Context: one part of a larger RNA
Molecule: small-subunit ribosomal RNA, 5' domain
Organism: Bacillus subtilis
RNA sequence: AUUGAACGCUGGCGGCAGGCUUAACACAUGGAGGUCGGCGGCAAACGGGGAGCUUGCUCCCUGUUGACGAGCGGCGGACGGGUGAAAAUGCAUAGGAAUCUGCCGGGUAGUGGGGGAUAGCCGGUGGAAACCGUGCUUAAUACCGCAGAGGCCCUACGGGGGAAAGCGGGGGAUCUUCGGACCUUGCGCUAUUGGAUGAGCCUAAACCGGAUGUCCUUACUGGUGCCGUCAAGGCCUAGCAAGGCCACGGUCCCCGUAUGGUCUGAGAGGAUGAUCAGCCACAUUGGGACUGAGACACGGCCCGAACUCCUACGGGAGGCAGCAGUGGGGAAUAUUGGACAAUGGGGGAAACCCUGAUCCAGCCAUGCCGCGUGUGUGAAGAAGGCUUUCGGGUUGUAAAGCACUUUCAGCGAGGAGGAAGGCCUGGAGGUUAAUACCCUUUGGGAUUGACAUCACUCGCAGAAGAAGCACCGGCUAACUCCGUGCCAGCAGCCGCGGUAAUACGGAGGGUGCAAGCGUUAAUC
Numbered sequence: 001a002u003u004g005a006a007c008g009c010u011g012g013c014g015g016c017a018g019g020c021u022u023a024a025c026a027c028a029u030g031g032a033g034g035u036c037g038g039c040g041g042c043a044a045a046c047g048g049g050g051a052g053c054u055u056g057c058u059c060c061c062u063g064u065u066g067a068c069g070a071g072c073g074g075c076g077g078a079c080g081g082g083u084g085a086a087a088a089u090g091c092a093u094a095g096g097a098a099u100c101u102g103c104c105g106g107g108u109a110g111u112g113g114g115g116g117a118u119a120g121c122c123g124g125u126g127g128a129a130a131c132c133g134u135g136c137u138u139a140a141u142a143c144c145g146c147a148g149a150g151g152c153c154c155u156a157c158g159g160g161g162g163a164a165a166g167c168g169g170g171g172g173a174u175c176u177u178c179g180g181a182c183c184u185u186g187c188g189c190u191a192u193u194g195g196a197u198g199a200g201c202c203u204a205a206a207c208c209g210g211a212u213g214u215c216c217u218u219a220c221u222g223g224u225g226c227c228g229u230c231a232a233g234g235c236c237u238a239g240c241a242a243g244g245c246c247a248c249g250g251u252c253c254c255c256g257u258a259u260g261g262u263c264u265g266a267g268a269g270g271a272u273g274a275u276c277a278g279c280c281a282c283a284u285u286g287g288g289a290c291u292g293a294g295a296c297a298c299g300g301c302c303c304g305a306a307c308u309c310c311u312a313c314g315g316g317a318g319g320c321a322g323c324a325g326u327g328g329g330g331a332a333u334a335u336u337g338g339a340c341a342a343u344g345g346g347g348g349a350a351a352c353c354c355u356g357a358u359c360c361a362g363c364c365a366u367g368c369c370g371c372g373u374g375u376g377u378g379a380a381g382a383a384g385g386c387u388u389u390c391g392g393g394u395u396g397u398a399a400a401g402c403a404c405u406u407u408c409a410g411c412g413a414g415g416a417g418g419a420a421g422g423c424c425u426g427g428a429g430g431u432u433a434a435u436a437c438c439c440u441u442u443g444g445g446a447u448u449g450a451c452a453u454c455a456c457u458c459g460c461a462g463a464a465g466a467a468g469c470a471c472c473g474g475c476u477a478a479c480u481c482c483g484u485g486c487c488a489g490c491a492g493c494c495g496c497g498g499u500a501a502u503a504c505g506g507a508g509g510g511u512g513c514a515a516g517c518g519u520u521a522a523u524c
Stems, first nucleotide, its partner, number of pairs: 001523003005520005012371006018364002020329001025327003029324002034075003038072002041068001044065010082282003090207001093204004099199002104195001106193006112146001114144002122135002126131001152161003166187006174181002209253002216244002221241002224238002259277002261272004284305005307318004335361001337360003343357001344355004374404004384395004408465001410460005418451001421447001423445008468513005473494003479508005489496002
């Protein structure tokens, strides 16, 4: 000088940060991942009609709206958030070639014609439950053929394989089985190309200590063929060869996420890796794959294990190293808070919905910074305290008194900015057959704030509500009296105390810091 600190005494306000370093110990409860109408539907709301009667309820039919429980389907649950157990397949730097890439942006071409199911629903069962069968029936942007296609793939000589899905808005002619066809437009879908982004792989030298550990390796090292992968490769496999690493430290043991950084230091270095940022790994423990552009997947699946819970004993359920919170451990670390207003993310055409990400608030002097606890005047140098050589000295302009001020806190009033957008409605432009629709842009209107009793400003009252802690032998700024008498005690080192202790305890006085001050621990 510093700290993610703790402890003791004390404690007024604000701003900005930080807050389980220990048990990757176990977890009650509530939240933390949904959304979309492409689909069959129908709970519902409103309006109308009818029936029954307990006269304000039930049932039925019908129209409109377009909300949605459950279900099919699409996209997202691989991001975001947490933790650092383990490991060197890891990090960091510099290179490389044998790769993939949903959504996004650019280009090219297409989007024709068919089919069979299935969930839901309904009926009827089994089970305590979790849940599981069975029969009938139905839809799709779900699924499957056919046609036909490429700058696509395989083989490369013929040839072979191989896509798609529709749904909204609007409409002048023409046709119509009055559903639409058709035109146009928006969102989609298919194939392909190159881009962007992201990801996988390889190489090099560097990354704690130990020689009181010297040999280690048998898919081990290389080659050929095959398998496998998105992709190179002993990655795997069958033959072949006998190699490969090592005192420039192999192998083994121990310790340990690593980087930008942080602390210290004139620097070189040393120590460290909280918060923040990028990478990696993990998700009770061990293993495995499925789906998918992407996982071998924290809030997905299956199996084994430990633990906990439910059970009708037949069988089931669970995973806070997400946010709060609980127990435990510990010297020690916070609220079972508010809001999606902003920023960002997912879904959606959008409105919007979801978001313990995030933004805020709460707690804690944990740290840094700022402010305040009054200002001026005031000698009878008051009283009191302490001391004294008894004259005095000191506390001390300190107080009282007088004259002022009102920061902050308190009370009251006003009050920005964080709000951009989205919605409704005029104008212009684009698109188009079209003055529809849709898109872009520009005016107007009504609106969107958790924080928030916010920041800030003004007013009111009254010095009013706001100072402690450590030290005073030397190092080291600051001295006397009393008590004690090698006792009680102090102490970082030297040391102090055995009757005049500036070193123990108290007092008065002083010194240093100050809403803090000391101690302990730790690093330079």